């Protein structure tokens, strides 16, 4: 010091230009139950930053930033 590849709830995944970002599972509260686990019902919670293209950007371009990895 080049070149690929990835970034989205606490965690695992969705969504590939279209309107409200959706699951699980984890957390909260509730039913239940002598308690507890399971079960069921509700609730809350994300798109790595900046910018650009575009009526519209998680999605497409740029540079940043973190993390793999491959040559040297």
């Nucleotide at each position: 010091g080049c070149c690929c590849c990835u970034g989205u709830a606490g965690u695992u995944c969705a969504a590939u230009g279209g309107a409200u970002a959706g699951a699980a599972u984890a957390g909260c509260g509730g039913u239940u139950u002598c308690c507890u686990a399971a079960a069921c019902c509700g609730u809350a919670g994300a798109u790595c930053c900046a910018a650009g293209u575009u009526c519209g950007a998680u999605u497409c371009u740029u540079g940043g930033c973190a993390g793999g990895g491959g040559c040297a």